[in-house]
Molecule: small-subunit ribosomal RNA
Organism: Solidesulfovibrio carbinolicus
RNA sequence: AAACUGGAGAGUUUGAUCCUGGCUCAGAUUGAACGCUGGCGGCGUGCUUAACACAUGCAAGUCGUGCGAGAAAGGGGACUUCGGUCCCUGAGUAGAGCGGCGCACGGGUGAGUAACGCGUGGAUUAUCUACCCAGAUAUUCGGGAUAACGGCGGGAAACUGCCGCUAAUACCGGAUACGCUCCAAUUUCGGUUGGGGGAAAGGCGGCCUCUGCUUGCAAGCUGUCGUAUCUGGAUGAGUCCGCGUCCCAUUAGCUUGUUGGCGGGGUAAUGGCCCACCAAGGCUACGAUGGGUAGCUGGUCUGAGAGGAUGAUCAGCCACACUGGAACUGAAACACGGUCCAGACUCCUACGGGAGGCAGCAGUGGGGAAUAUUGCGCAAUGGGGGAAACCCUGACGCAGCGACGCCGUGUGAGGGAAGAAGGCUUUCGGGUCGUAAACCUCUGUCGGGAGGGAAGAACCUUCCAGGUCUGAAUAAGCCCUGGAACUGACGGUACCUCCAAAGGAAGCACCGGCUAACUCCGUGCCAGCAGCCGCGGUAAUACGGAGGGUGCAAGCGUUAAUCGGAAUCACUGGGCGUAAAGCGCGCGUAGGCCGCCUUUUAAGUCGGACGUGAAAGCCCUCGGCUCAACCGAGGAACUGCGUUCGAAACUGGGAGGCUUGAGUCCUGGAGAGGGUGGCGGAAUUCCGGGUGUAGGAGUGAAAUCCGUAGAUAUCCGGAGGAACACCGGUGGCGAAGGCGGCCACCUGGACAGGUACUGACGCUGAGGCGCGAAAGCGUGGGGAGCAAACAGGAUUAGAUACCCUGGUAGUCCACGCUGUAAACGAUGGAUGCUAGGUGUCGGGGAGCGAUCUUCGGUGCCGCAGUUAACGCAUUAAGCAUCCCGCCUGGGGAGUACGGUCGCAAGGCUGAAACUCAAAGGAAUUGACGGGGGCCCGCACAAGCGGUGGAGUAUGUGGUUUAAUUCGAUGCAACGCGAAGAACCUUACCUGGGUUUGACAUCCCGCGAAUCCUCCCGAAAAGGAGGAGUGCCCUUCGGGGAGCGCGGUGACAGGUGCUGCAUGGCUGUCGUCAGCUCGUGCCGUGAGGUGUUGGGUUAAGUCCCGCAACGAGCGCAACCCUUGUCUUUAGUUGCCAGCGAGUAAUGUCGGGCACUCUAGAGAGACCGCCUCGGUCAACGGGGAGGAAGGUGGGGACGACGUCAAGUCAUCAUGGCCCUUACGCCCAGGGCUACACACGUACUACAAUGGUGGGUACAAUGGGCUGCGAGACCGCAAGGUGGAGCCAAUCCCAAAAAACCCAUCCCAGUCCGGAUCGGGGUCUGCAACUCGACCCCGUGAAGUCGGAAUCGCUAGUAAUCGGAGAUCAGCAUGCUCCGGUGAAUACGUUCCCGGGCCUUGUACACACCGCCCGUCACACCACGAAAGUUGGUUCUACCCGAAAGCUCCGGGCUAACCGCAAGGAGGCAGGAGUCUACGGUAGGGCCGAUGAUUGGGGUGAAGUCGUAACAAGGUAGCCGUAGGGGAACCUGCGGCUGGAUCACCUCCUUU
Repeated sequence: AAACUGGAGAGUUUGAUCCUGGCUCAGAUUGAACGCUGGCGGCGUGCUUAACACAUGCAAGUCGUGCGAGAAAGGGGACUUCGGUCCCUGAGUAGAGCGGCGCACGGGUGAGUAACGCGUGGAUUAUCUACCCAGAUAUUCGGGAUAACGGCGGGAAACUGCCGCUAAUACCGGAUACGCUCCAAUUUCGGUUGGGGGAAAGGCGGCCUCUGCUUGCAAGCUGUCGUAUCUGGAUGAGUCCGCGUCCCAUUAGCUUGUUGGCGGGGUAAUGGCCCACCAAGGCUACGAUGGGUAGCUGGUCUGAGAGGAUGAUCAGCCACACUGGAACUGAAACACGGUCCAGACUCCUACGGGAGGCAGCAGUGGGGAAUAUUGCGCAAUGGGGGAAACCCUGACGCAGCGACGCCGUGUGAGGGAAGAAGGCUUUCGGGUCGUAAACCUCUGUCGGGAGGGAAGAACCUUCCAGGUCUGAAUAAGCCCUGGAACUGACGGUACCUCCAAAGGAAGCACCGGCUAACUCCGUGCCAGCAGCCGCGGUAAUACGGAGGGUGCAAGCGUUAAUCGGAAUCACUGGGCGUAAAGCGCGCGUAGGCCGCCUUUUAAGUCGGACGUGAAAGCCCUCGGCUCAACCGAGGAACUGCGUUCGAAACUGGGAGGCUUGAGUCCUGGAGAGGGUGGCGGAAUUCCGGGUGUAGGAGUGAAAUCCGUAGAUAUCCGGAGGAACACCGGUGGCGAAGGCGGCCACCUGGACAGGUACUGACGCUGAGGCGCGAAAGCGUGGGGAGCAAACAGGAUUAGAUACCCUGGUAGUCCACGCUGUAAACGAUGGAUGCUAGGUGUCGGGGAGCGAUCUUCGGUGCCGCAGUUAACGCAUUAAGCAUCCCGCCUGGGGAGUACGGUCGCAAGGCUGAAACUCAAAGGAAUUGACGGGGGCCCGCACAAGCGGUGGAGUAUGUGGUUUAAUUCGAUGCAACGCGAAGAACCUUACCUGGGUUUGACAUCCCGCGAAUCCUCCCGAAAAGGAGGAGUGCCCUUCGGGGAGCGCGGUGACAGGUGCUGCAUGGCUGUCGUCAGCUCGUGCCGUGAGGUGUUGGGUUAAGUCCCGCAACGAGCGCAACCCUUGUCUUUAGUUGCCAGCGAGUAAUGUCGGGCACUCUAGAGAGACCGCCUCGGUCAACGGGGAGGAAGGUGGGGACGACGUCAAGUCAUCAUGGCCCUUACGCCCAGGGCUACACACGUACUACAAUGGUGGGUACAAUGGGCUGCGAGACCGCAAGGUGGAGCCAAUCCCAAAAAACCCAUCCCAGUCCGGAUCGGGGUCUGCAACUCGACCCCGUGAAGUCGGAAUCGCUAGUAAUCGGAGAUCAGCAUGCUCCGGUGAAUACGUUCCCGGGCCUUGUACACACCGCCCGUCACACCACGAAAGUUGGUUCUACCCGAAAGCUCCGGGCUAACCGCAAGGAGGCAGGAGUCUACGGUAGGGCCGAUGAUUGGGGUGAAGUCGUAACAAGGUAGCCGUAGGGGAACCUGCGGCUGGAUCACCUCCUUU
């Protein structure tokens, strides 16, 4: 500083991250529509579809001052034969006609059109322009017709024929005409001269100055309107040109009037616009031709802009007027409300013929999601005609309808807490709707009623007054000024005043995230929602309702559409190593780009000026409606185009020069560079011969196969083909593909060094051309080995495979084709610039040399920089310039169709429908691997003993049942919950009962409580009777506590459901060594580091190192117990010594030494020695010691995992039941039994059984209890009761062991099941269904298939004891002691685990993921015998109307001519051209089509397992063959392959 004010993102791929990338949302907008709702006003706006068809009315007429003619009704009058006639008026009116002007404007629509159509700027010396304006001149003399009208006809009508009359500003001729025009001559190009040609119309008014008659009127004058000619202007139009103007190349070639010329025709005018002739051109990759779509613009919407989309209303241009064609008239039309013809359609008809064109305004039908009144008025603005009045005007001005849009405004304001009622919710306390309401006090917008009441009106015209001009004029007239009168559809509208009254006026969407807004109920993957992500399977803020809230508001949502966000087509402003994307490689055309210096030019570029860029709109300022929307005025802007002047740096053009880019020349060396011919040896195979004998070959193991007809092996000889070991190397060469024995010839390129020469000769490269592995194809050769197909053998569930034995195309050569690969560095080419280090190949220089240096190539590491990261890093993926190619979500699909190439296989080019909310890249943490490394564990191995077989016990499954209650279900359910089901327990079943309940709290009434007896009953329950009256207070009525009975309702109750709503508790990985944090550091980030590494340990135990330093939870230790000692203390324990006593015994006195008990301490720490080890941690050995390297055992269980287990321990949310799913009782069941499994016990025997005898424990338990001695019983047990509330008494006998005896290998003197009989004990009760005892019985079983379990020392094994539970019931469980082993080389393997690392397409994490065929359903698409529609082309036929040309035989007013006749005209005919139509054949596009092909989608279909880990045969690419399918195999290629070893290189020391 008037016209500067502006750029936001989010959700969604993952376990998480960064990136790429699509999808979706928030914004603005609309001629909208739909749903719900709806007070008022203003200003706008309203068929986007069927350019579909239209009933009815209106939308273009006007002029009597151009012309002729001219009514009627009605009124008045006269006459009358009363039938009527005539006159005046109506009226020179109506209506029609001739004529003039208008009808080409205004209004509508957008079908066609990709075009000079439109936009913009030019050209017109290549043009026209009625009406209008200015100027000049003229307006003269004649003529013949014809409508109307009259008469006679035709026709249903529309309309029309013939005869007759008449006028003009109608028509025609003559005269004149400077400038106009044509021709000729001439020219100093200005023109000049001569000849020819071409005009006209009058109407109205006034006057008498001049002239004529002379009153006045004219032939006169004058005014005015017109007419004619010319010039100029204005306006409008025509034509031409530059530039701009959509998509498809799966449209690449198009064109014969085509391109040009000469001449003519035509037009207002240029021109192939048309014609004849001549030439053979013209357009096109800067996109011709063809196809599709489309009116264009100012503008509009959006956007920061650049852009993108759009072209309603308003304005400019164009095109069209039922469809197609054509001309006429005219200044202008090929004409919306004109004509002719053809066609379709509609209507009328007397069937002969006619009429029509709403894409004007209303309106109707139809179509459609959808778009208005058959309104008023010419008052205003504008238009046509007229001299004017005036007439016409569906243009226009207004009104009506529609919330369609924008703008404004209202639905009230203030006070008001008992925070009312009511609703919702609640943890029941409350919270919330909520000052909201009621109530009180106010106000009066809008709407309603009443009254007043504009502006829009100024013209025109008339009248009055005045003035200028023309004129002879005081006449008339034009014009100007002032005054008066007249005119309003809207409309009694805007506005103003008054009246009453809070009275009449709020909805819609949303409330999981994005995105502002939360609770309850219902529902239960149902019903439904959804823009994306996604909600819903019983606690849904996501469905439906409600309460509450949020947002907007007379609207709110939804749908559709455009831009934005989307930098997601990237000019501004993107990319291509791995995400989509570099052509396989080269040569090169067009094109693009291009080194240094001088000079010139001025095309690009820059600046100034001028013209233009219509108005409206946008923007700014000011103004008018109360504001705003809206409108007015002025400005700014319109980024453009053109003209002109200037500048000259840069780009371009011209000229001249230069050498550094590029190239040439000379010298030199390196090389699997290419081609041709020849030569060589090793090996395989085959053939011949010799020797020789039974095997060979092959595999994981085998077999097919070869061999006694002599193989394999071995020796000699021969044949043939293919490939060239070692050298050989991240060595070399080549553009790429690719190239490897040796020699010769031919030949390309690169490099080094040298200096001379050329003088920008360069780079890239669309099309094009060439080269191009392997496989494959054609023809002809060749064929040793190998080897698709094929065959056989194996493997396997199968094995169209992997393995094996054979084997054909092929592999090789020649000639031709194919043209693709993971043709890869997944990295186009060229040039310049930007730290280094270290190898290697080729060449040069310096130096005696070590070595240094330089050029070119080829590797690795690495800085800056870059990257999403990985990585790249002078051989760039860095910084820049130039050129080319390519990409734009995944799938469908490199497919279809079309084109093109190919012999074929197939290649190149290359979509869409449909479908998904992702598909991807890199990196991270885990998990996993039939990946790797290290380590551990009774994990394996080494051992011992078992299980699996038997019988029994017990638990489970299953089955059964009225019920067999429920739970636990791989490890981690199954002698588990249950430490003990006969009733009880008990939850289950049957039956009998009960309903405030068996239990809790509150209220009311009665009664103390309580106890006893009887009846019925299976009991519960029910009934009857009796005894009995307590405590506290008292006003003596009573009241209270407690308990019982009865009642009422709140409630109780539930082992009913949900362990996937939960708490708590528990199991498991696992006593595994791990799991984390703070700060720092690294990384964009997830995350990493620490915690990895080297050692060590039982251990993330410790040490060392280290961008880490510390810390926490775990480990260890601290705790308990056990092992040794000391000390303290000794009863109920103990007894060494002393004493007493006994048959005997710590029995007694006594003692506390010992044992023991239970307190406190000590002790063990790699402390000591030695060795190893990094002078460490630590480890090996040793000494000492009761114990030695955490001494043994226990308690103790990190972060977490398993929606692990438990709603039936308990607690608890929600749901469910409430005379029952609650409660009581009896009986039954949980104990069933064809079977299957788990866990145990007892055995199968002699290391034993049986009988007898004899020893030695520990831990525990005991008063509704343990129960001694004694006695009885064969025994279980009984009687009995001492002692003991326990170091005292009891349970209590320990057993195995040991000694003696017997049995003698057998279904036994083993084994004890089962069954019979008889008992004991507990208990109300042992039938279902207890334990034990005695007698008898004496089953299976002779050591256990596949498989599988436990245990590493006081352990396994074996032996007994105790306890809990419990009336009784133990083979179970828990604890206790006795006896008491074997083995561990070791870590390859199985299982589990820890750490590091690697791959991954897994993350519900390998019990993962995932591929293809087949079957079913649905969807879209391709092909297809055809069928059908549209469009277009070619050839031919027919040929309307009109124009043009021609014709002469019909007809003919004006002119010429005395006439005949002529000129001209009319009609007719012919030709040309042509619309519609037809025939035939093509092209393109669409619809449809039996059938067919693949594709997509779809909770639980079938077959397999291809891929992801070394995915179990590494995978993938190209190609070929084969196969149900994924796929397999051959050949060549790639690493986007794991693992181990080696080599090379690099890094560090």